[in-house]
Model confidence (mean pLDDT): 80 of 100. The RNA shown here (Glycine riboswitch aptamer) has 81 nucleotides and comes from a Pseudomonadota bacterium. It matches the Rfam family "Glycine riboswitch aptamer". From the family's description: This family represents the bacterial glycine riboswitch. Taxonomically the source falls in Pseudomonadota (Bacteria, Pseudomonadati).
RNA sequence: UCCUGCGGAAGAGACCCCGGAUCCACUUGGGGCGCCAACGGCGCAACUGCCCGGAAACGCACCGGCAAAAGGACCGCAGGG
Numbered sequence: 001u002c003c004u005g006c007g008g009a010a011g012a013g014a015c016c017c018c019g020g021a022u023c024c025a026c027u028u029g030g031g032g033c034g035c036c037a038a039c040g041g042c043g044c045a046a047c048u049g050c051c052c053g054g055a056a057a058c059g060c061a062c063c064g065g066c067a068a069a070a071g072g073a074c075c076g077c078a079g080g081g
Base pairs, nucleotide, nucleotide: 001081002080003079004078005077006076007075008074013033015032016031017030018029019028020027034066035065036064040062041060042059043058047054048053
C1' cells in the first nucleotide's frame, strides 16, 4: 500500500400534486419545489518543483442520497497479498 472479514460511522422533506397498487407507511409512473454531501464523478489548490502531469475531508452537485433498511468516506481489530 492493496484485498477480505468483523465493528464503529454523519448529513439532508416519512414534502406537495395527479394516476396505479395498497389497511397504512413503504412502493410504482409522471410533474413540482426544497435540501445533503463522507459512494462514484468533475474542477481548482496548498504541495510536488525542468517540463508534462499528479494531488484533498476544499469547491461543484452530473450520478447518488434526504423515516427505517441498504449504502457510506474514514477509523479500529484480525487475516492474506